[in-house]
RNA sequence: GACCCGGUAGCUCAGUGGAUAGAGCACAACGCUACGAACGUUGGGGUCGCGAGUUCGAGUCUCGCCCGGGUCG
Numbered sequence: 001g002a003c004c005c006g007g008u009a010g011c012u013c014a015g016u017g018g019a020u021a022g023a024g025c026a027c028a029a030c031g032c033u034a035c036g037a038a039c040g041u042u043g044g045g046g047u048c049g050c051g052a053g054u055u056c057g058a059g060u061c062u063c064g065c066c067c068g069g070g071u072c073g
Base pairs, nucleotide, nucleotide: 001072002071003070004069005068006067007066010025011024012023013022018056027043028042029041030040031039049065050064051063052062053061
């Protein structure tokens, strides 16, 4: 340099162009307990890597760029 895969919550990851973007773990409060752990209930937390385009509508499609991994030279 060329090509391929990936980037979504603190972490690991889902998510057919269409309702308010979800799960598990983690975190907080409450319940339970002598106190914790475990368990239960509730809750907070997201500019979906950045920018532009297509579309009535984009996490999803297209283009450029950035970052990580891989293959080739």